[in-house]
RNA sequence: CGAGCCGGCCGGAUGGCCGCGGGCGCCAUGCUUGCUACGGUGCCCGAGGAAAGUCCGAACUCCACAGGGCAGGGUGCCGGGUAACACCCGGUGGGGGCAACCCCAAGGAAAGUGCCACAGAAACAUACCGCCGGACGGGCGUCCGGCAAGGGUGAAAUGGCGAGGUAAGAGCUCACCGGCAGCCUGGCGACAGGCUGGCCGGGCAAACCCCACCUGGAGCAAGGUCGCGUAUGGGAGGGAUGACGCGGCCCGCCGACCUCCCGGGUUGACCGCACGAGGCUGCCGGCGACGGCAGUCCCAGAUGGAUGGCCAUCCAUCGACAGAAUUCGGCUUACAGGCCGGCUCGCACG
Numbered sequence: 001c002g003a004g005c006c007g008g009c010c011g012g013a014u015g016g017c018c019g020c021g022g023g024c025g026c027c028a029u030g031c032u033u034g035c036u037a038c039g040g041u042g043c044c045c046g047a048g049g050a051a052a053g054u055c056c057g058a059a060c061u062c063c064a065c066a067g068g069g070c071a072g073g074g075u076g077c078c079g080g081g082u083a084a085c086a087c088c089c090g091g092u093g094g095g096g097g098c099a100a101c102c103c104c105a106a107g108g109a110a111a112g113u114g115c116c117a118c119a120g121a122a123a124c125a126u127a128c129c130g131c132c133g134g135a136c137g138g139g140c141g142u143c144c145g146g147c148a149a150g151g152g153u154g155a156a157a158u159g160g161c162g163a164g165g166u167a168a169g170a171g172c173u174c175a176c177c178g179g180c181a182g183c184c185u186g187g188c189g190a191c192a193g194g195c196u197g198g199c200c201g202g203g204c205a206a207a208c209c210c211c212a213c214c215u216g217g218a219g220c221a222a223g224g225u226c227g228c229g230u231a232u233g234g235g236a237g238g239g240a241u242g243a244c245g246c247g248g249c250c251c252g253c254c255g256a257c258c259u260c261c262c263g264g265g266u267u268g269a270c271c272g273c274a275c276g277a278g279g280c281u282g283c284c285g286g287c288g289a290c291g292g293c294a295g296u297c298c299c300a301g302a303u304g305g306a307u308g309g310c311c312a313u314c315c316a317u318c319g320a321c322a323g324a325a326u327u328c329g330g331c332u333u334a335c336a337g338g339c340c341g342g343c344u345c346g347c348a349c350g
Stems, first nucleotide, its partner, number of pairs: 001346010012314007020046008030035002048321001052332002055330005060219004067251004072215005077091005092106001093104004107210002112208002114204003128151002130147006159177002162174003178199001180197007223271004233262006245253001278297008
């Protein structure tokens, strides 16, 4: 200097004027002695790294035997983190890359069932081409016997490569590798290494399945309070031989309502509503995820749904992806441009 890999940050700023939403204080209005919708005023605050997707996990609320069981669903190497998780960290095994690094739907094929098209002789089993021996020698052909080493087909064909051996061959024998079983050593463990043995015919479980662990349901339109108002109106069916009881089925428990059709009234106000498994800084422990301690801060709460306009200056982005609606922890997707740190490889110089 170039090419790459990993991590972090920003993604407009400052000032003035007018205009929006919320909080606190005060005032005013209304009702009647205390509250206060809308309003005024002083101060303070006011969209994201993904607010998106709604894919996971929870907190919270209600049902409430969330009791037992079946079915269903989820995860799937080991250890750790966390409120929890399918997330994160570290490791083991495997794959890609020269490497930094990245990826893995990573338990079981010896419980069972199923699939492997076509091609090919044959895909839980086998001989198409061929090699060797015999029937007198050579050639051709036929028959009998031996072979799976060579060739062909295929994603995959009686472990691989080499040597010996053989009529020709074959783990038939040997060395190296591969897988399996047993034993020893190290490790919490996944697993790794060593020794001995022999060589058993594959793949797919992101096929059904088996095994291990986890798992009630619904969701802030959850749930609750107040007000207003009418028709506990009309009809049909079920129910103590047991209605309803928040996905399905069974058992158990409870004990009186339930379902459908027609019709009537209300659509208002408030709580939930933001102090949180919270943010920031420092120190300590840990390889790390993270945890502990101390200090400090309060940082949107709308409800037909708030952020706009103008002027001036700066330019690092000439302005990308894009707007909260119960809240957090993640994952995934989108993103113009800019900055910082570390690492790998290549070239050149010293």

Annotation:
Predicted 3D model of a 350-nucleotide RNA (Bacterial RNase P class A) from a Clostridiales bacterium. It matches the Rfam family "Bacterial RNase P class A". Its family is annotated with tRNA processing, ribonuclease P activity and dimeric ribonuclease P complex in the Gene Ontology. Its mean pLDDT, the model's own confidence on a scale to 100, is 78.